Notes: Small-subunit ribosomal RNA, central domain from an uncultured prokaryote, 344 nucleotides, folded computationally. The coordinates come from a structure-prediction model, not an experiment, and the mean pLDDT is 87. RNAcentral holds the full RNA, with entries from ENA.

Context: one part of a larger RNA
């Protein structure tokens, strides 16, 4: 190695692109590296296996036959893999067309609400709670009216909906721009799949510099509650939340389910496209139910956790520990890589 697994028991990398590598469609011809067969040489002796013989047997000794992976050379075969050449179109890509979409970046604009400012009307309460109190208010609050300012978020539409590789994306308009699906035939002719290292992106929180700061609100303060209350509740409130640039690189980054390809009952919603025509058909997505099958069960079930193939990642009792040490990265916080002693 033959021969285990990874939805929930340990285990799928956060995601994509892609280097090396691994794997790879159809037909024909060639050559013969792998492969297969044969011959020759070699593979010391002893030992081992098999069949005999000798010590009374056995151990022991001894004879014979073949076996023993392999290596080299020569000859032959040509199905498969690799290689060379020629060809093909079913994979892949390109072209054309009209559509869909919160895909991305930037700029501009809009209304509702909130808070604040100054003004008017108006008078004793308001706010808050389980009940209260801290708190605000006769220096005129709360409420109402019209005006102004600021920042942040975009009700309804809204959905089992849509888009994106993932993170994620939602007021409206414009500019620039990425991708996917469908239809059509034409073009190239295997150009493909995966992907160790590597690169790019990567919620929130956090960090640096400069802005901004309405609401909310870690920390902090006060009021309650309570035996206590460093909490839950209330009144305030700083960082932060927002913007620009630069870092950080982690999440229950989840479908807890890697990517690609093929095959395997149906039924019923829905989104986009096409055909056909009167409720049908096809393609691509997205949901539910469910057959075979799978599963420890739950459940999964053409969007597989079914049946197969290729490639990558990861797991191997619990704790110690995702820790120590060392390395790399980072301004720091820390991230990443990653043990052992010992205990059970």
């Nucleotide at each position: 190695c033959u021969g285990g697994g990874u939805g929930u028991a340990a285990a799928g990398g956060g995601u994509u692109c892609g280097u090396a590598g691994g794997c790879g469609g159809u037909g024909a011809a060639g050559a013969a590296a792998g492969u297969u067969a044969a011959a020759u040489a070699u593979u010391a002796a002893a030992g081992a296996c098999c069949g005999g013989g000798g010590c009374u047997c056995a151990a022991c000794c001894u004879c014979g036959c073949g076996u023993u992976u392999g290596u080299a050379u020569u000859u032959a075969a040509a199905a498969c893999u690799a290689c060379u050449u020629c060809a093909c179109u079913a994979g892949a890509a390109u072209u054309a067309g009209g559509g869909a979409g919160a895909g991305g970046u930037a700029a501009g604009c809009g209304g509702a609400a909130u808070u604040c400012u100054a003004a008017g009307u108006g008078u004793a309460g308001g706010g808050g709670u389980g009940c209260a109190a801290u708190c605000c208010g006769u220096a005129g609050a709360u409420a109402c009216u019209a005006a102004g300012a600021a920042g942040a978020a975009c009700a309804c539409c809204a959905a089992a909906a849509g888009c994106g590789a993932a993170g994620g994306c939602a007021g409206c308009u414009u500019a620039c721009u990425g991708g996917a699906a469908c239809u059509a035939u034409a073009u190239u002719g295997a150009c493909g799949c995966u992907g160790a290292g590597g690169a790019a992106c990567g919620a929130a929180a956090g960090c640096g510099u400069g802005g901004g700061g309405a609401g909310c609100g870690a920390a902090a303060a006060g009021g309650a509650u309570u035996a206590g209350a460093u909490a839950c509740c209330c009144u305030u409130g700083u960082a932060g939340u927002c913007c620009a640039c630069g870092c950080c690189c982690u999440a229950a980054a989840c479908g807890a389910u890697g990517a690609u390809a093929a095959c395997u009952a149906a039924g019923u919603g829905u989104u986009g496209g096409a055909g056909g025509u009167u409720g049908c058909u096809c393609c691509a997505g997205u949901g539910c139910u469910g057959u075979a099958g799978c599963u420890a069960a739950c459940g999964c079930g053409u969007u597989a956790a079914g049946u197969u193939a290729u490639c990558c990642a990861c797991c191997u009792g619990a704790g110690g520990a995702g820790u120590a040490c060392g390395g790399u990265c980072g301004c720091a916080a820390g991230a990443u890589u990653a043990a052992a002693a010992c205990u059970c």